[in-house]
Context: one part of a larger RNA
RNA sequence: GGACGAACGCUGGCGGCGUGCCUAACACAUGCAAGUCGAACGGAAGUUAGAGCUUCGGUUUUAACUUAGUGGCGGACGGGUGAGUAACGCGUGAGUAACCUGCCUUACAGAGGGGGACAACAGUUGGAAACGACUGCUAAUACCGCAUAAUGUCUAACUGAGGCAUCUCGGAUAGACCAAAGGAGCAAUCCGCUGUAAGAUGGACUCGCGUCCAAUUAGAUAGUUGGUGGGGUAACGGCCCACCAAGUCGACGAUUGGUAGCCGGACUGAGAGGUUGAACGGCCACAUUGGGACUGAGACACGGCCCAGACUCCUACGGGAGGCAGCAGUGGGGGAUAUUGCACAAUGGGGGAAACCCUGAUGCAGCAACGCCGCGUGAAGGAAGAAGGUCUUCGGAUUGUAAACUUCUGUUUUUAGUGAAGAAACAAAUGACGGUAGCUAAAGAGGAAGCCACGGCUAACUACGUGCCAGCAGCCGCGGUAAUACGUAGGUGGCAAGCGUUGUCC
Numbered sequence: 001g002g003a004c005g006a007a008c009g010c011u012g013g014c015g016g017c018g019u020g021c022c023u024a025a026c027a028c029a030u031g032c033a034a035g036u037c038g039a040a041c042g043g044a045a046g047u048u049a050g051a052g053c054u055u056c057g058g059u060u061u062u063a064a065c066u067u068a069g070u071g072g073c074g075g076a077c078g079g080g081u082g083a084g085u086a087a088c089g090c091g092u093g094a095g096u097a098a099c100c101u102g103c104c105u106u107a108c109a110g111a112g113g114g115g116g117a118c119a120a121c122a123g124u125u126g127g128a129a130a131c132g133a134c135u136g137c138u139a140a141u142a143c144c145g146c147a148u149a150a151u152g153u154c155u156a157a158c159u160g161a162g163g164c165a166u167c168u169c170g171g172a173u174a175g176a177c178c179a180a181a182g183g184a185g186c187a188a189u190c191c192g193c194u195g196u197a198a199g200a201u202g203g204a205c206u207c208g209c210g211u212c213c214a215a216u217u218a219g220a221u222a223g224u225u226g227g228u229g230g231g232g233u234a235a236c237g238g239c240c241c242a243c244c245a246a247g248u249c250g251a252c253g254a255u256u257g258g259u260a261g262c263c264g265g266a267c268u269g270a271g272a273g274g275u276u277g278a279a280c281g282g283c284c285a286c287a288u289u290g291g292g293a294c295u296g297a298g299a300c301a302c303g304g305c306c307c308a309g310a311c312u313c314c315u316a317c318g319g320g321a322g323g324c325a326g327c328a329g330u331g332g333g334g335g336a337u338a339u340u341g342c343a344c345a346a347u348g349g350g351g352g353a354a355a356c357c358c359u360g361a362u363g364c365a366g367c368a369a370c371g372c373c374g375c376g377u378g379a380a381g382g383a384a385g386a387a388g389g390u391c392u393u394c395g396g397a398u399u400g401u402a403a404a405c406u407u408c409u410g411u412u413u414u415u416a417g418u419g420a421a422g423a424a425a426c427a428a429a430u431g432a433c434g435g436u437a438g439c440u441a442a443a444g445a446g447g448a449a450g451c452c453a454c455g456g457c458u459a460a461c462u463a464c465g466u467g468c469c470a471g472c473a474g475c476c477g478c479g480g481u482a483a484u485a486c487g488u489a490g491g492u493g494g495c496a497a498g499c500g501u502u503g504u505c506c
């Protein structure tokens, strides 16, 4: 000198764009953050409309709307945090002849015929509650047999080609095994369903290289290293198991201990390098602590389940409920970090045939000079060089064209009027921001300057007070009676809505 997610002191006009718990991965009141589909299903209650009957009380039926339950898809995305992790975790480059992939795209083939339940509901009943229990009834795109069956899977043997050791790809043969669901519509048809092949997307695994400090850590290791056989997995593998062998790693730093999420990047530097990993993007890990699996294409699952621990709450003491490292917000910690805001209008996501619903993702607004950038606080003229202040050798000098005063301007400001783009589809409708930005008119210099320094480094000096005191200080050093170094004043210098200090990095 530069930089900062900064803090503190003094000061503070406006706008744009960003950024904002770095500390206690501490504890959390309250609200919201993941639902949706009635065009999968049977019901229930009510409202509205139409029709029929009517003793005018009602009742039956049809349609629309709403929906607790069964069922489907989605809750594995999006959002948060960085505790753990020195690791194939990450980065980079390869490999899988050892793998999976819902929704989507393409192609081929198919969907025949049956069955038995369980919710809801009704009845009975237990419990303070959470939540159950029993009996009975019922539907489906829920569940289960059967049929059909190849290019699928398995087995047997034949054959061609290729490779990378196990093998891979193709052809033909035989046997065995495996599927399905309907809905809407007058219909056409559309949306779904099943099997196979391929693609795309997303993931899984393996390997080469790279990835902090300590040797005042030198030996470490028993599923340890390898083999055979099995189990398990989507898949290879001590991943797990039985048996067998005794290996395996290590001064090219094993093991142990400490620290730490990694990267694209960011800061700095002429570069080499050093430091760093806030915001934005990619990957990983975690979700009160520890463990476990279930469901599913995908989780060992932040707002799912089970168990154990700690904590908080309810209780009729028998038993239950909870998890903000989602968005706001509260307490606490701290030098320190914001609103319990608006909207789904846009972009995107989930569901749905659609209308639409949901979306604290997101878009916006609020707060904060926290940062960067831009603008303003007037402009031109104006010497009696006014008054006042300060200094003085008492002559004057300086503040200083500075002010006053004159003539202007209207960026800002205030008020009024007008008023967007962002809206795309499909004719229409649709804007949270927002009556915002912009534009026009009027008023009026009116409302808008401070902070630090002035001994040298280092731009900028005098007076008074003080008297090794009070104090200053980054280093050298100032202060003991004329202090340009302390305090105040005038003046000057620097930067400027900031300035200075502190902290950290280069």
Base pairs, nucleotide, nucleotide: 001506002505003504004503006502007501008500009499010498013375014374015373016372017371018370019368020367021333026331027330028329030328031327032326035073036072037071040070041069043067045066046065047064048063049062050061051060052059053058080286081285082284089211090210091209092208093207094206095205096204099203100202104199105198106197107196108195109194110193112146114144115143121136122135123134124133125132126131152177153176154175155174156173158171159170160169161168162167182191183190184189212258213257214256219249220248221247224246225245226244227243228242229241230240231239261283262282263281264280265276266275267274268273288309289308290307291306292305311322312321313320314319339365341364342363343362347361348359349358350357351356378408379407380406381405388399389398390397391396412447413443414442415441416440417439418438422433450495451494452493453492454491455476456475457474461490462489463488464487465486471478472477

Small-subunit ribosomal RNA, 5' domain from an uncultured bacterium, 506 nucleotides, folded computationally. RNAcentral holds the full RNA, with entries from ENA, Greengenes and SILVA. It matches the Rfam family "Bacterial small subunit ribosomal RNA". The prediction has a mean pLDDT of 83.